[in-house]
């Protein structure tokens, strides 16, 4: 350089053929239980979905550009 994959909560990941308010587990906070802690139970906070633009009545989802990581290949040595 060429082609592909990934990017969603602090972490690991779901999210269907575009459709109403974006979810789970763990972690975190509060409460219950307990002599204390852990386990367990209940509740809560936390996201503008990598960035920018486009299409659409409507975009995490489709299109374009860019960024980061990653895989394969090509070139040089």
């Nucleotide at each position: 350089g060429u082609g592909g994959g990934u990017a969603u909560a602090g972490c690991u990941c779901a999210g269907c053929u575009g459709g109403u308010u974006a979810g789970a587990g763990c972690a975190c906070c509060a409460g219950g239980u307990u002599g204390u802690g852990g386990c367990c139970c209940u509740g809560g906070g936390g996201g503008c979905c990598g960035a920018g633009g486009g299409u659409u009545c409507a975009a995490g989802u489709c299109c374009c550009u860019c960024u980061a990581c990653u895989c394969a290949c090509c070139c040089c040595a």
Overview
Model confidence (mean pLDDT): 81 of 100. A computed fold for a 77-nucleotide RNA from an Ignavibacteriales bacterium, annotated as transfer RNA. It was read from a public genome assembly. It matches the Rfam family "tRNA". The family's RNA type in Rfam is transfer RNA.